Description: Predicted 3D model of a 314-nucleotide RNA (Bacterial RNase P class A) from a Burkholderiaceae bacterium. The organism belongs to Burkholderiaceae, within Bacteria. It matches the Rfam family "Bacterial RNase P class A". The family's RNA type in Rfam is ribozyme.

RNA sequence: AAAGUCCGCCGGACGAUCGCUGGCAGCACCGCUGCGAGAGGCAACGUCCGGACUCCAUAGAGCGACGUAGCAGGUAACACCUGCCCACCGUGAGGUGAGGAUUAGAGCAACAGAGACGAGCCGGCGAGCACUAUUGUCGGGUGAAACGGGCAAUCUCUACGUGGAGCAACACCAAAUAGGCGGCCGAUGAUCCUGCUCGGUGAGGCCGCGGGUAGGUGGCUUGAGCCGGCGAGCGAUCGCCGGCCUAGAGGAAUGAUCGUCACGGCGUUCGCAAGAACGCCGCCCAGAAUCCGGCGUACAGGCGGACUUUGCUU
Numbered sequence: 001a002a003a004g005u006c007c008g009c010c011g012g013a014c015g016a017u018c019g020c021u022g023g024c025a026g027c028a029c030c031g032c033u034g035c036g037a038g039a040g041g042c043a044a045c046g047u048c049c050g051g052a053c054u055c056c057a058u059a060g061a062g063c064g065a066c067g068u069a070g071c072a073g074g075u076a077a078c079a080c081c082u083g084c085c086c087a088c089c090g091u092g093a094g095g096u097g098a099g100g101a102u103u104a105g106a107g108c109a110a111c112a113g114a115g116a117c118g119a120g121c122c123g124g125c126g127a128g129c130a131c132u133a134u135u136g137u138c139g140g141g142u143g144a145a146a147c148g149g150g151c152a153a154u155c156u157c158u159a160c161g162u163g164g165a166g167c168a169a170c171a172c173c174a175a176a177u178a179g180g181c182g183g184c185c186g187a188u189g190a191u192c193c194u195g196c197u198c199g200g201u202g203a204g205g206c207c208g209c210g211g212g213u214a215g216g217u218g219g220c221u222u223g224a225g226c227c228g229g230c231g232a233g234c235g236a237u238c239g240c241c242g243g244c245c246u247a248g249a250g251g252a253a254u255g256a257u258c259g260u261c262a263c264g265g266c267g268u269u270c271g272c273a274a275g276a277a278c279g280c281c282g283c284c285c286a287g288a289a290u291c292c293g294g295c296g297u298a299c300a301g302g303c304g305g306a307c308u309u310u311g312c313u314u
Base pairs, nucleotide, nucleotide: 001310002309003308004307005306006305007304008303009302010301012261013260014259015258016257017256018255020038021037023035024034025033026032027031040285041284045296046295048294049293050292051291052290053166054165055164056163065162066161067160068159069158070084071083072082073081074080085099086097087096088095089094100157101156105155106154107151108150117148121140122139123138124137125136126135127134170218171217172216173215180209181208182207183206184205185204192200193199225244226243227242228241229240230239231238232237263282264281265280266279267278268277269276270275
C1' cells in the first nucleotide's frame, strides 16, 4: 500500500414562527397564560422464543402432544449469552454447527452395480479321485457406502421442560332504554287527553334492589431501570458506593415552514499547488401503545480500535 476479519460508535446542530399531547402553577372557570417534558437504531419493526403481571382452570399418578439436547457456567427465565472440547469451512485473522442414543425395534439410500443390507457376478487357491454341483478362503469390478457399517432436521428410545388465555388481560364507578325480582296502589278506575273541574278512555302505575351495556377511572410506567467509580471473574455476569428520573397517548400527540452552520456529491471561477469562493442537489431504515430479557430483520453516509494475508521500502 492493497485485500480482508472481528469489535465499538455516530447517524445532524442551533435559532425563529405556527401548531399537537400530557404534567405543574396561576387566573379563574370550562378555557386562557406561564414554566417544564415529549420516539429508536443493545431497531419503538417482526411478534419468533423466554419472563413479570392479571384472570380462568387445577387432589395424586400415568399416558399422549409439543419443544429442547456436547461439557461446564451465567440468568427471573430462555431455544439466549459466555468459556472449553469436537466436527466442518477459510492460507490466515476468524466463521458455522438441533453436537444425546443405531449391540431395543422399524424405515431409508439417486446413478452405477450381480447384489444397497441377510445379497453374492468374475478370477485364483484349497476340500471333494475327477467334470459338474456344493463348500471354505483370498482377490477383482461398480459405487459416497459392499455385510464392516451410514442416516435420528425419518419414526423411535433416553433425559429435561411445558395448564389455558392475554392489558381489547383484569379491577372499580356507573346513565338512558328494554327486560328480571320484591313491595305498594289499581275495574270502589291505573294511565292518557289535561295545569284544574267535568267528560271520555279502560290496565296498568309508582318505589326499591340487582345484573349487563354506553361512558368514565385505575391498571400505566420507579424499573430484573440508566450513568459513573471501585471490586470479583478468562468471560457471560455479579457485588458495593455515589448520582439521575428519562413519553405515557387511547383512534391514538411527538409536526410543519424558514434561516444559519456542519457533512457528502456535482458544476463554474480563481490558484503552480495545498486549497478557496459561489451555485445546485442530497442527507438512511423506521415510528412508542402494559413492561422487561433475547433472537431475527431493515439501514444513505461517516468515524474509531484490534488483528490477518500478500507485495514493496528501510
The RNAcentral record of the sequence draws on ENA. The gene name in the source record is rnpB.